Model confidence (mean pLDDT): 76 of 100. This is a predicted structure of a 337-nucleotide RNA (Bacterial RNase P class A) from a Clostridia bacterium. Rfam family: Bacterial RNase P class A. From the family's description: Ribonuclease P (RNase P) is a ubiquitous endoribonuclease, found in archaea, bacteria and eukarya as well as chloroplasts and mitochondria. Its family is annotated with dimeric ribonuclease P complex, tRNA processing and ribonuclease P activity in the Gene Ontology. Rfam classes the family as a ribozyme. The gene name in the source record is rnpB. Of the family's consensus pairs, 97% are formed in the model.
[in-house]
RNA sequence: CGAGCAGACUGGGCAGUCACGGGCGACUAGUUUCGCGCGAGGAAAGUCCGAGCUUCGUAGAGCAGGAUAACGGCUAAUGGCCGCCGAGGGUGACCUUAGGGAAAGUGCAACAGAGAUAUACCGCCGACUUUUUGUCGGUAAGGGUGGAAAGGCGAGGUAAGAGCUCACCGGCAUGCAGGAGACUGCGUGGCCCUGUAAACCCUAUCCGAAGCAACACCGACCGAAGAUGCUUGCUCGGCAUAUUCUUCAACGGGUGGCUAAAGCUUUGUGGCAACGCAAAGCGUAGAAAGAUGAUUGCCUUAAAUGACAGAACUCGGCUUACAGGUCUGGUCGCUUA
Numbered sequence: 001c002g003a004g005c006a007g008a009c010u011g012g013g014c015a016g017u018c019a020c021g022g023g024c025g026a027c028u029a030g031u032u033u034c035g036c037g038c039g040a041g042g043a044a045a046g047u048c049c050g051a052g053c054u055u056c057g058u059a060g061a062g063c064a065g066g067a068u069a070a071c072g073g074c075u076a077a078u079g080g081c082c083g084c085c086g087a088g089g090g091u092g093a094c095c096u097u098a099g100g101g102a103a104a105g106u107g108c109a110a111c112a113g114a115g116a117u118a119u120a121c122c123g124c125c126g127a128c129u130u131u132u133u134g135u136c137g138g139u140a141a142g143g144g145u146g147g148a149a150a151g152g153c154g155a156g157g158u159a160a161g162a163g164c165u166c167a168c169c170g171g172c173a174u175g176c177a178g179g180a181g182a183c184u185g186c187g188u189g190g191c192c193c194u195g196u197a198a199a200c201c202c203u204a205u206c207c208g209a210a211g212c213a214a215c216a217c218c219g220a221c222c223g224a225a226g227a228u229g230c231u232u233g234c235u236c237g238g239c240a241u242a243u244u245c246u247u248c249a250a251c252g253g254g255u256g257g258c259u260a261a262a263g264c265u266u267u268g269u270g271g272c273a274a275c276g277c278a279a280a281g282c283g284u285a286g287a288a289a290g291a292u293g294a295u296u297g298c299c300u301u302a303a304a305u306g307a308c309a310g311a312a313c314u315c316g317g318c319u320u321a322c323a324g325g326u327c328u329g330g331u332c333g334c335u336u337a
Base pairs, nucleotide, nucleotide: 001333002332003331005329006328007327008326009325010324012299013298014297015296016295017294018293020039021038023036024035025034026033041308045319046318048317049316050315051314052313053211054210055209056208060236061235062234063233065207066206067205068204069203071083072082073081074080085099086097087096088095089094100202101201105200106199107196108195109194121143122142123139124138125137126136127135128134151169152168154166155165156164170192171191172189173188174187175186176185177184178183215256216255217254218253219251223248224247225246226245227244228240229239230238231237263282264281265280266279267278268277269276270275
């Protein structure tokens, strides 16, 4: 200098003026007036997961259904995150991971090919023979078909061959050692019986359902039908049952739920890390047909704009989109010292 890998930050801040919305305080007949302070995101998106919260049920059990799947840890929890093991890819930094079970059972492996748990088409060897050729026996190393021919490669051996034997490698079984563990290393043994479970299935673990349009209260209007209903998939069990309960209808009604959150920041400390603990500080939208806009000046290690794009009960994740700008770590190649 170039190429490639992994991670992070920003996408505005400060001050002033006017405008809009909520809150607090004083004032007022009255959001009437005044003052203070606050006001969209890193993804607010997707609605793919998990929970907080609300309702149903005095409980509960079974079946169905669904989800997860190497090992260990974090978390309120998860299909998430962190570390680590195996397998595959890459020169490498790193990336992917569909990771229990094929010896419980069932299914599938088209076509080609002799044959897809099975086999002899060509070939090789031996015997006989009409010595051209044919018959019988042995073989599965070579060739062919195929994605795959049932351990691989090399040597010995053999009539020719074959783990038949041997060395190395792989799988499997087993002994010892290391590691919390998945697993790894060394040794022994010819034990060598295809693949596929993101095919059905088996094993282990987990899961009640619905959702803020949940639900509660107030007001207005106004009925009809039913006797069993609730237990939000089914069955059993349980509970309630006429001042009760269920179904349909009747209002674009009002108020609450509605924002202090498993919240955020800083420092210390434990841990490889995710994250935990402690202390101090902050308190940061709650609209209701739906507010946050315009403008002036200054600032920044670089930039400030024209990217992606607007909260609607809240939070933790995952996935997707992103103009411009910045930073950190480490890999490979070339060159120079």